[in-house]
Context: one part of a larger RNA
RNA sequence: CCAACAACGGAUGCCUAGGAGAUUUUGACCGAGGAAGGACGCAGACGGCGGCGAUACUCGUUGGGGAGGUGCCAUCAACCUUUGAUCCAGCGGUUUCCGAAUGGAGCAAUCCACUCUUUAUAGAGUAACCUGUUGUAAAAAUAGUUCGUAAGAAUUAUAUAGCGACCGGUUGGGUACGGCGUGAACUGAAACAUCUUAGUAACGCCAGGAAUAUAAAUCAUAUGAGAUUCCGUCAGUAGCGGUGAGCGAAAGCGGAAUAGGCUAAACCCUGAUUUAUCAGGGGGUUGCAGGGCAGACGAUAUUCGAUGUGUUUUAUAUAGCAGAAGGAUCCGGAAUGGUCCACCAAAGAGAGUGAAAGGCUCGUAAGCGAAAUGUAAAACACCGAUAGUUUGUACCUAAGUACCAUGGAGCACGAUAAACUUUGUGGGAAUCUGGGUCGACCACGAUCCAAGCCUAAAUAUCAAAAUCUACCGAUAGUGAACUAGUACCGCGAGGGAAAGGUGAAAAGCACCCCGGGAGGGGGAUGAAAUAGAACUGAAAUUGUUGGCUA
Numbered sequence: 001c002c003a004a005c006a007a008c009g010g011a012u013g014c015c016u017a018g019g020a021g022a023u024u025u026u027g028a029c030c031g032a033g034g035a036a037g038g039a040c041g042c043a044g045a046c047g048g049c050g051g052c053g054a055u056a057c058u059c060g061u062u063g064g065g066g067a068g069g070u071g072c073c074a075u076c077a078a079c080c081u082u083u084g085a086u087c088c089a090g091c092g093g094u095u096u097c098c099g100a101a102u103g104g105a106g107c108a109a110u111c112c113a114c115u116c117u118u119u120a121u122a123g124a125g126u127a128a129c130c131u132g133u134u135g136u137a138a139a140a141a142u143a144g145u146u147c148g149u150a151a152g153a154a155u156u157a158u159a160u161a162g163c164g165a166c167c168g169g170u171u172g173g174g175u176a177c178g179g180c181g182u183g184a185a186c187u188g189a190a191a192c193a194u195c196u197u198a199g200u201a202a203c204g205c206c207a208g209g210a211a212u213a214u215a216a217a218u219c220a221u222a223u224g225a226g227a228u229u230c231c232g233u234c235a236g237u238a239g240c241g242g243u244g245a246g247c248g249a250a251a252g253c254g255g256a257a258u259a260g261g262c263u264a265a266a267c268c269c270u271g272a273u274u275u276a277u278c279a280g281g282g283g284g285u286u287g288c289a290g291g292g293c294a295g296a297c298g299a300u301a302u303u304c305g306a307u308g309u310g311u312u313u314u315a316u317a318u319a320g321c322a323g324a325a326g327g328a329u330c331c332g333g334a335a336u337g338g339u340c341c342a343c344c345a346a347a348g349a350g351a352g353u354g355a356a357a358g359g360c361u362c363g364u365a366a367g368c369g370a371a372a373u374g375u376a377a378a379a380c381a382c383c384g385a386u387a388g389u390u391u392g393u394a395c396c397u398a399a400g401u402a403c404c405a406u407g408g409a410g411c412a413c414g415a416u417a418a419a420c421u422u423u424g425u426g427g428g429a430a431u432c433u434g435g436g437u438c439g440a441c442c443a444c445g446a447u448c449c450a451a452g453c454c455u456a457a458a459u460a461u462c463a464a465a466a467u468c469u470a471c472c473g474a475u476a477g478u479g480a481a482c483u484a485g486u487a488c489c490g491c492g493a494g495g496g497a498a499a500g501g502u503g504a505a506a507a508g509c510a511c512c513c514c515g516g517g518a519g520g521g522g523g524a525u526g527a528a529a530u531a532g533a534a535c536u537g538a539a540a541u542u543g544u545u546g547g548c549u550a
Base pairs, nucleotide, nucleotide: 001547002546003545004544005543006542007541014501015500018472019471020469021468022467023466024465025464026463027462028461029173030172037098038097039096040053041052042051044076045075047073048072049071050057059092060091061090062089063088064087068080069079070078103112104111105110113126114125115124116123117122127171128170129169130168132166133165134164135163136162141158142157143156144155145154146153147152177208178206179205180204181203182202188195192242218225219224229256230255231254232253233252239247240246260454261453262452263398267282268281269280270279271278272277287432289397290396291395292393293392294391295390296389297388303385304384305383308382309381310380311379312378313377314376315375316374317373318372320368321367326341327340328339329338330337343358344348350362351361352360403427404426405425406424407423408422409421410420413439434449435448436447437446438445488495489494508535511522512521513520514519
């Protein structure tokens, strides 16, 4: 160096129990009735995972279901079950201790109390804050009276704070999505300060299943539109900008979805009162101005509703039911394979079964099904709303508001010619013969009616289920196919693995031999044991034997 046979090692091939992505549909808050999350317990037997809570691998009830069952790793024992178990679903019961944690304390899962009830065992209550009702009730103050020359003292009345009692509410969690508030820097500008990053990250407060917004003091422009939200376009346009880097609309148009309502005031009535007003009811709600009040004319008909309650019906969710059609023969360990002859199909989707199955199993197609609870829709009942026209009158139509000055902020818009929105400070209107807007401002014109409130859907996010994939296949795919947020590391915040495969079936090698055992040799099982639990087994590497070369 070559070859053979062994070993080491865990690549490769095949596989999938787990992941990834998408679509569709459905659902969306939990909590003092004690949550989320945990600690500790509960089985006949040690531990882990899952389940459950001293009624502890479970209890009741109403349905489903029909032969096995006592969860898994994972057996052994002892039991349960057609007098219907186990199991599945609905509604209930129980639910230790910690945790907002709430009797006090505390180093969470512990310690120590008080009151009431009870024969006893035992049971219940005892946190803070807010609203309401109610009980009690100061010191001062005010008013009065008495005493006093006065200072002052005494006393009466009126309360409120405070302290109790009771009904109700809040607290904490979820944190992806939402609203509001506080609010960076690295970075970019090829340096850097205005600017950008960015109203982003982070932090705080608050809420819902969605939130916000929402019914024109809006846009538009000489034609008109008609609440909000979201998407596409308009458009990288108009603009803004150390006119640098960059930032960047709107109307309109096309779609998704559509829905509009209620107060305050004038005036009237009732009640109360501290005589200022207040409470309740009616009335009324808008811009072509409307309403009130006084008068005149007219209608008597229906129609609508986003609320709640009840009834009925239908649909649907949470268990399920039923479901067609094949034999022979050959090879083989095994038939789903080959051959032959037949069959079903509203079912030839898929998975499993000892190799490749329309007809073996589970299913699939087309159908059927609910005692109980939930959801949706419809109908009915209660409930709410539903008439104007015109004449006069000038009573009402949201005030520290609009607006102005000044300092900021938001608007794509960086004081800019800077309107508009919003706000700290200081001033401070009008009342329909009124007021705002139309990008300084003025005129004319157009348009709308602020300073009160509510409002589904289209939208955002998450989860589940079903279906799918020119997605992965164990160094991949989730960090996690296995006891995985485990082991382990760190005081802590936090960091964070490795680890899949016998066989169709354990049939996981009875018995004999060697050995202290490990292990091996026979033998048995099996299609196969060089499939023996380290079970496919490449390479580097190692050993033994043989050969070759110097």
Model confidence (mean pLDDT): 80 of 100. The part of an RNA shown here (large-subunit ribosomal RNA, domain I) has 550 nucleotides and comes from a Candidatus Gottesmanbacteria bacterium. Rfam family: Bacterial large subunit ribosomal RNA.